Overview:
This is a predicted structure of a 76-nucleotide RNA (c-di-GMP-I riboswitch aptamer) from Desulfonatronovibrio sp. The coordinates come from a structure-prediction model, not an experiment, and the mean pLDDT is 84. It matches the Rfam family "c-di-GMP-I riboswitch aptamer". Gene Ontology term of the family: cyclic-di-GMP binding.
[in-house]
RNA sequence: AAAAGAAAAAGCCAAACCAUGGGCGACCAUGGGACGGAAAGCCACGGAUCUAGUUUGAGACAGCCGGGUUGCCUAU
Numbered sequence: 001a002a003a004a005g006a007a008a009a010a011g012c013c014a015a016a017c018c019a020u021g022g023g024c025g026a027c028c029a030u031g032g033g034a035c036g037g038a039a040a041g042c043c044a045c046g047g048a049u050c051u052a053g054u055u056u057g058a059g060a061c062a063g064c065c066g067g068g069u070u071g072c073c074u075a076u
Base pairs, nucleotide, nucleotide: 003076004074005073012037013036017032018031019030020029021028022027035063041069042068043067045066046065047064049060050059051058
């Protein structure tokens, strides 16, 4: 340095649900919460699903799958 992995160590994120607020909506933000996660960090490029609409176009979702990109640790 690379692969591989979460055994160890230090940490990290946060499902469902609840409260408040935003949005036509899917959903999002903050606080609580913890089902889980080795990228559950980021990106809407491809597919799936969902919303609105139905002329074209638009939006949501990265914790659905694939892809791209960055990162902690090292028993091997």